[in-house]
Context: one part of a larger RNA
Molecule: large-subunit ribosomal RNA, domain V
Organism: Gammaproteobacteria bacterium
């Protein structure tokens, strides 16, 4: 050195299963709900199958008999035409009795009486002359008819009975027939409004130093930005989502804060005077950039906060955005040159698409119109997830699935090393004096990779996850034992610091524990790495899947680093490695 036998499992990130745990996907699928839209189902109200009679209570029209008070004025004068006479022995007028209306002035109707009269036209007043009489209408009221609506009541013949009895019929169905009972009601169509997780289709952003919770999402300023422009980050830092008929045009004209000093009420400030200041003031409104010829502060007179246009240019993936001289037309201001198309600049906002208003010399479905509809003006989106997916949407899954991802989290592991822990350094102090026997503030260096982290680098086609068991093996920052220095070491007992890894380094209670706490003991009862050593060695109590429960939170379905109970640990070793042993 070769080449076997038996063995054991520490490694071949061993084997099994495209990871269940995480995120993701404009996936799925069950379950919930006060998600959002539908459909059963439920219910209302019209209507048709659905009819007679009678009361009531509306309308409408026919007829009829009434009704009618502004001012004046003999008075309760509805209008309009005609109209000069009407009504009375078929009973005026007056009286009585009763109703009716009513503006309390009266009017108007029966019915007894009574026995021959009443009213007009003319005159004045007044917008109109007689209800003297006729006609035809208004307002309102009665009363009858017709027709048509509500309501109540009834009726029977429709319609109904899973009510008797009788036949079909030796039959708990059906069907006739006859009583009974309901009865235009049930009830069923269509139309219709509600209700509706009972069912069903979905929908329920995204960014994210993993998701989630939080916070953001569009616009303006200034930093960052690296002296053209541009530039990212859940980097610092603030503002918008208006306002303003003047705070907008022109003309003319004016200078501010502060502060010292001096003045009545007046005070740290009011308003007046001097000086020193000089822009620190002041700009509707955040910052920045401006701004004294002021763009700041005042007046006077206005509507250019005009319509048609627009060379050119800035910006820019594209859509948007931004400047604009100048020309026509009319218009303010100014004596005029001239300035004016909103503000001292940059925020104050939404594309398309659908519908509304106006206006148009535009189309116009055989032709005239109409509708419609185009063009112009203009109006309706916290569509704010602000380049807006629909007109129109919430959640839970531990019962889960499916594709994927080490693009991306929980374990190890790797990288840092802020937190940890471990040395040192200075020495202000504490130690009766004395910094340094001992201890050590304010600070300052430096090591370990052991805590909690940060990162997100290999593993999601799998790298099994606390603790115990069993075996351990290594470091040294040593817990005994051994050897020394200092000692604030007299002695026994100590403290501290050095060197040192040979060997040792507890049993029991409670707990799922590591830790802990206790109770006894030992010379001592060490700290740590090894995938928080060791589940293809063993548990399986804990955490972490389906049961079930209690607290609590939620409407629910569920949740819950709350809690309790109960809960499938597979692998026969090929190869390195390691005991035993055998040949050559």
């Nucleotide at each position: 050195c070769c080449c076997g036998c038996a063995g054991c499992u520490a490694g071949a990130c061993g084997g099994a299963a495209a990871g269940a745990c995480c995120c993701c996907g404009u996936g799925a699928a069950c379950c919930u709900u006060u998600a959002c839209u539908a459909c059963a189902g439920c219910u209302u109200c019209a209507u048709a199958c659905u009819g007679g009679a009678u009361c009531u209570u509306g309308a409408a029209u026919a007829u009829a008999u009434u009704u009618g008070u502004a001012c004046u004025g003999c008075a309760u004068a509805g209008g309009u035409g005609g109209g000069a006479g009407a009504c009375u022995g078929u009973g005026a007028a007056g009286c009585c009795a009763g109703g009716a209306c009513g503006c309390c002035a009266g009017u108007u109707c029966u019915g007894g009486u009574g026995g021959a009269g009443u009213c007009a036209a003319a005159a004045a007043g007044a917008g109109g002359a007689a209800u003297a009489c006729c006609a035809c209408c208004c307002u309102g009221a009665u009363g009858u008819a017709u027709u048509u609506g509500g309501g109540g009541u009834u009726c029977u013949a429709a319609c109904c009975g899973a009510g008797g009895u009788c036949c079909g019929u030796u039959a708990u169905c059906c069907g006739g027939a006859u009583c009974c009972g309901g009865g235009a009601c049930a009830g069923u169509g269509u139309g219709u409004g509600g209700u509706g997780g009972g069912u069903a289709g979905u929908u329920u952003a995204a960014c994210u130093g993993g998701g989630g919770c939080g916070g953001u999402u569009u616009c303006c300023u200034c930093c960052c930005a690296a002296a053209g422009a541009g530039u990212a980050a859940c980097g610092g830092a603030g503002g918008a989502g208006c306002g303003c008929a003047a705070a907008g045009g022109u003309a003319u004209c004016c200078u501010a804060a502060g502060u010292a000093c001096g003045g009545u009420c007046g005070g740290a400030a009011a308003u007046c005077g001097u000086g020193c200041g000089g822009a620190u003031a002041g700009u509707g409104u955040a910052a920045a950039g401006g701004c004294a010829u002021a763009a700041g502060g005042a007046u006077g007179c206005u509507u250019g906060a005009c319509u048609g246009c627009g060379a050119g240019a800035c910006a820019g993936a594209c859509a948007c955005g931004u400047c604009g001289a100048g020309c026509a037309g009319g218009u303010g201001c100014g004596a005029a040159a001239g300035c004016a198309g909103g503000u001292c600049u940059u925020a104050g906002u939404g594309a398309u698409c659908c519908g509304g208003u106006g206006g148009u010399u535009c189309u116009g479905u055989a032709u005239g119109g109409a509708a419609a509809g185009g063009c112009c003006a203009u109006c309706g989106c916290u569509a704010a997830u602000c380049g807006g997916a629909u007109a129109a949407a919430a959640g839970g899954u531990a019962c889960u699935c499916c594709g994927g991802g080490g693009a991306u989290a929980a374990c190890a592991g790797g990288c840092u090393g802020a937190u940890a822990c471990c040395c040192c350094c200075c020495a202000a102090g504490a130690g009766u004096c004395c910094a340094u026997a001992u201890c050590g503030a304010c600070g300052g260096g430096g090591g370990u990779g052991u805590u909690u982290g940060g990162c997100a680098c290999c593993u999601c086609g799998a790298u099994g996850u606390c603790g115990g068991c069993u075996c351990a093996u290594c470091u040294c920052a040593u817990c005994c034992u051994g050897g020394g220095g200092c000692u604030g070491g007299a002695g026994u007992c100590g403290g501290u610091c050095c060197c040192a890894a040979g060997g040792g380094u507890a049993u029991g209670g409670c707990u799922g524990u590591u830790c802990g706490c206790c109770a006894u003991u030992u010379a001592a009862a060490g700290a740590g790495g090894u995938a928080c050593g060791c589940g293809a060695g063993c548990u399986g109590g804990g955490u972490u899947u389906a049961g079930a429960a209690c607290g609590u939170c939620g409407u629910g379905a569920g949740a819950c680093a709350g809690u309790u109970u109960g809960g499938u640990c597979c692998c026969u070793a090929u190869c390195u490695g390691c005991u035993g042993u055998g040949g050559g």